[in-house]
Context: one part of a larger RNA
Molecule: small-subunit ribosomal RNA, central domain
Organism: metagenome
RNA sequence: UUGGGCGUAAAGAGCUUGUAGGCGGUUUGUCGCGUCUGCAGUGAAAAUCCGAGGCUCAACCUCGGACUUGCUGUGGGUACGGGCAGACUAGAGUAUGGUAGGGGAGACCGGAAUUCCUGGUGUAGCGGUGGAAUGCGCAGAUAUCAGGAGGAACACCGAUGGCGAAGGCAGGUCUCUGGGCCAUAACUGACGCUGAGAAGCGAAAGCAUGGGGAGCAAACAGGAUUAGAUACCCUGGUAGUCCAUGCCGUAAACGAUGUCAACUAGCCGUUGGGGACCUUGAGUCUUUAGUGGCGCAGCUAACGCGAUAAGUUGACCGCCUGGGGAGUACGGCCGCAAGGUUAAAACUC
Repeated sequence: UUGGGCGUAAAGAGCUUGUAGGCGGUUUGUCGCGUCUGCAGUGAAAAUCCGAGGCUCAACCUCGGACUUGCUGUGGGUACGGGCAGACUAGAGUAUGGUAGGGGAGACCGGAAUUCCUGGUGUAGCGGUGGAAUGCGCAGAUAUCAGGAGGAACACCGAUGGCGAAGGCAGGUCUCUGGGCCAUAACUGACGCUGAGAAGCGAAAGCAUGGGGAGCAAACAGGAUUAGAUACCCUGGUAGUCCAUGCCGUAAACGAUGUCAACUAGCCGUUGGGGACCUUGAGUCUUUAGUGGCGCAGCUAACGCGAUAAGUUGACCGCCUGGGGAGUACGGCCGCAAGGUUAAAACUC
């Protein structure tokens, strides 16, 4: 390289937008670029293969043919791919009318609880554990009542549920704003799919500057446990967790399953729309977009998947090629740093 693969064996980029490129619906005309075909030229000789002939045979030599799968010119064909011109509406989009939602951003508001402060009542314990101790408390704690401060998170509803491209999103109100779904079939008329590079978004932790700091809590300290205990348990406790702005760019970023399209038995739920029916029932039937549980065929090494495919196919991208060395070194790029990304080899089994 051919070939084979990527749920769990190595392998789907964390996600999206999108450039180049690749691929692309129905139909008419035209061109004849790809494509098919005829002819001509060329494709040196030797070599090779086939058939003859010459050295007594053979090797070897000679002759003829084939091969040289190609290129160029020219005549023709036009189904398919392509170019150009025209038309269409089933893909895609727009419009109109509805509709559900923790989708996003900002501002404001609320109650429960923890902690702290002040005051009242009140007295000797509280707290904590397997049991204890450190700790707090007669300078009046714990408990309880009233008032106040401040920060963070939003019980019940709540779900096998909803929304979002993913990360993710949950108290309430208002403002701004993105997307989806359904119905109508009015408009555009292939405007599409994928997407190397590229750009944007991207949990937590971490970093920078300035705020904030109730609870929790790396580090740290003490008490226990233990042979030891740099832990598990307990008492404290600083970064951090929160806000604003900027960086970082990684996760078991998981459905460990790339995106798009088509097709392929059924059954039972659930969420958002629409329709029909006898018409009022907590109805039946049906359709569509999601989201779950089984399951036939088929697939799979098995487990399992099974219309939300890992089935049957097509388009495009990414990735894999024995274990270790190693997601490391060196170099490049990015970053304030931490580090990230790209990414080997020797050697070894």